[in-house]
RNA sequence: GGAGGAGGUCGAGCAGUCGCUCGCCGCCUCGCGCGGCGGGAGGAAAGUCCGGACUCCACAGGGCAUGGUGGCCGCUAACGGCGGCCCCGAGCGAUCGGGGGAAAGUGCCACAGAAAGGAGACAGCCCCGCGCCUUCGGGCGCGGAGCAACGGUGAAACGGUGAGGUAAGAGCUCACCAGGUCCGCUCGAGAGAGCGGACGCUCGGUAAACCCCACCCGGAGCAAGACCGUGUAGGAGGGAGGUUCUGGCCGCGAGGCCAGGCGCGGGCUGCCCGUCCGUUCCCUCGGGUCGGUCGCUCGAUCCCCCGGGCAACCGGGGGACCAGACGAAUGGCUGCUGCUCUCGCUUCCUGGGCGGGAGGACAGAAUCCGGCUUACAGACCUCCUCCGGCG
RNA sequence: GCGCCCAUAGCUCAGUUGGAUAGAGCGUUGGACUACGAAUCCAAAGGCCAGAGGUUCGAAUCCUCUUGGGCGCACCA
Numbered sequence: 001g002g003a004g005g006a007g008g009u010c011g012a013g014c015a016g017u018c019g020c021u022c023g024c025c026g027c028c029u030c031g032c033g034c035g036g037c038g039g040g041a042g043g044a045a046a047g048u049c050c051g052g053a054c055u056c057c058a059c060a061g062g063g064c065a066u067g068g069u070g071g072c073c074g075c076u077a078a079c080g081g082c083g084g085c086c087c088c089g090a091g092c093g094a095u096c097g098g099g100g101g102a103a104a105g106u107g108c109c110a111c112a113g114a115a116a117g118g119a120g121a122c123a124g125c126c127c128c129g130c131g132c133c134u135u136c137g138g139g140c141g142c143g144g145a146g147c148a149a150c151g152g153u154g155a156a157a158c159g160g161u162g163a164g165g166u167a168a169g170a171g172c173u174c175a176c177c178a179g180g181u182c183c184g185c186u187c188g189a190g191a192g193a194g195c196g197g198a199c200g201c202u203c204g205g206u207a208a209a210c211c212c213c214a215c216c217c218g219g220a221g222c223a224a225g226a227c228c229g230u231g232u233a234g235g236a237g238g239g240a241g242g243u244u245c246u247g248g249c250c251g252c253g254a255g256g257c258c259a260g261g262c263g264c265g266g267g268c269u270g271c272c273c274g275u276c277c278g279u280u281c282c283c284u285c286g287g288g289u290c291g292g293u294c295g296c297u298c299g300a301u302c303c304c305c306c307g308g309g310c311a312a313c314c315g316g317g318g319g320a321c322c323a324g325a326c327g328a329a330u331g332g333c334u335g336c337u338g339c340u341c342u343c344g345c346u347u348c349c350u351g352g353g354c355g356g357g358a359g360g361a362c363a364g365a366a367u368c369c370g371g372c373u374u375a376c377a378g379a380c381c382u383c384c385u386c387c388g389g390c391g
Numbered sequence: 392g393c394g395c396c397c398a399u400a401g402c403u404c405a406g407u408u409g410g411a412u413a414g415a416g417c418g419u420u421g422g423a424c425u426a427c428g429a430a431u432c433c434a435a436a437g438g439c440c441a442g443a444g445g446u447u448c449g450a451a452u453c454c455u456c457u458u459g460g461g462c463g464c465a466c467c468a
Base pairs, nucleotide, nucleotide: 001387002386003385004384005383006382007381008380009379010378012337013336014335015334016333017332018331020040021039022038023037024036025035026034027033028031042362046373047372049371050370051369052368053367054221055220056219057218061273062272063271064270067216068215069214070213071085072084073083074082075081086099087098088097089096090095100212101211105210106209107206108205109204122151124147125146127144128143129142130141131140132139133138159177160176161175162174163173164172178202179201180199181198182197183196184195185194186193187192225294226293227292228291235285236284237283238282239281240280242262243261245260246259247258248257249256250255263279264278265277266276267275287467288466289465301320302319303318304317305316306315307314308313339359340358341357342356343355344354345353346352392464393463394462395461396460397459398458401417402416403415404414410448419435420434421433422432423431441457442456443455444454445453
């Protein structure tokens, strides 16, 4: 200098002017009035994909189903997140991608192909018997038996090389290589790694198919929920469902009331049990209010320092207060500076100076956090790898 | 704001234990019939299954992300 890899930060600045919103203070003509001071979008506020806090349902029960996650260990309030490590694959490398089980069972593997899973004789090879032909080497046809070495098909065809063996062949046998299962020892916290032994065991893919194993999970969501106020017709139709049960009380009686049982309904958004509450519940149509206050922003918060840990993170000390709107504020204009692009002039050398013009992304809080994912003009920083040159 | 669903030809829809040329009706175009139309008959064109990535030998179908569209949810009685 070139080509890359990983991570991080920022995402225009200043001034003037006209506005918007919230809080505090002051003033008065008490009006959401005026003045002063202070705060006022993001790294993703987004998608709503996960996880929590919070609120209500009964502080949340047992079991099954459903759903989710998936190497190991740790971090954490929790997670499908993050960190470190392990294995496999890609790359010369920095680095990147993937991750339970297919040797528990079931299903599927189109077309092609003989055969698609404990498979398979289509072409073919070999042997035997019979028949025919013969240039006596053999060839052809039929029947029987054996064979996965070779050909062809396919995404995928049941280890590889060599030797022995055989009629021809084949882990059929042997040597080496690759893999697997089981056992033992050593190291490691573990995933796992290394070594040794036995078995010729050679066993396809698919679980983002069913499933198995381990672990996790109650439901709804700030339109949760609480209070105040205003107003209407506590209306109409349909459906399901209350009783011949027991006890007590009242009553001359018909009967009524209370408690329990059974039934029904709801919590319990799929089912069962259990439990609690109620005596009604569900659907459709219609009516009314669609105002205010709280929840509502101080919180697993942010910054700096020290200590522990490889790290994620944790502990301690000090400091800071940082949007709370609801017809939904956080903006518009002008000027200067800075960045990028472009045009012209100039000097002269591959750049600088001057002048003019244009551009400035993705996007915008809505209960709040921790993540992931997606979008993003451009600027900057740190570390690392490979190649080339010079010393 | 929160929750849920859908996207296949110009339009309306089929197609789901994944299997290779993705179908149907209406419409369009051409031809036949007719003096000309309508109706009818025959034939053809028209899709990269909303977009991208992944799993798989193979994706409209399974998984993830994005885009577009739709629906429901306030309170009182």

Predicted 3D model of RNase P RNA and transfer RNA as a complex of 468 nucleotides. Rfam match: Bacterial RNase P class A. It is annotated as a ribozyme. The coordinates come from a structure-prediction model, not an experiment, and the mean pLDDT is 80.